Predicted 3D model of a 72-nucleotide RNA (transfer RNA) from an uncultured Clostridia bacterium. Its mean pLDDT, the model's own confidence on a scale to 100, is 80. Its Rfam family is "tRNA". By type it is a transfer RNA. Rfam links the family to the GO term triplet codon-amino acid adaptor activity.
RNA sequence: GGCCUCAUGGUCAAGCGGUUAAGACGCCGCCCUCUCACGGCGGAAUCAGGGGUUCGAGUCCCCUUGAGGCUA
Numbered sequence: 001g002g003c004c005u006c007a008u009g010g011u012c013a014a015g016c017g018g019u020u021a022a023g024a025c026g027c028c029g030c031c032c033u034c035u036c037a038c039g040g041c042g043g044a045a046u047c048a049g050g051g052g053u054u055c056g057a058g059u060c061c062c063c064u065u066g067a068g069g070c071u072a
Base pairs, nucleotide, nucleotide: 001071002070003069004068005067006066007065010025011024012023018055027043028042029041030040031039048064049063050062051061052060
């Protein structure tokens, strides 16, 4: 240099065109408890950036950025 894959809350991670973007851990509040822990209930927090296609994009296409792999 060429080709391929990946990027989703603080962390892990599901979703492959149509709802309110699941779940786990963590965090916050309440309940429980003499207190802590455990347990129960609730809450906040996410689509790497920019364009395009579409009635509609986390999802499809292009570019950029970053990470990984193969190859010369």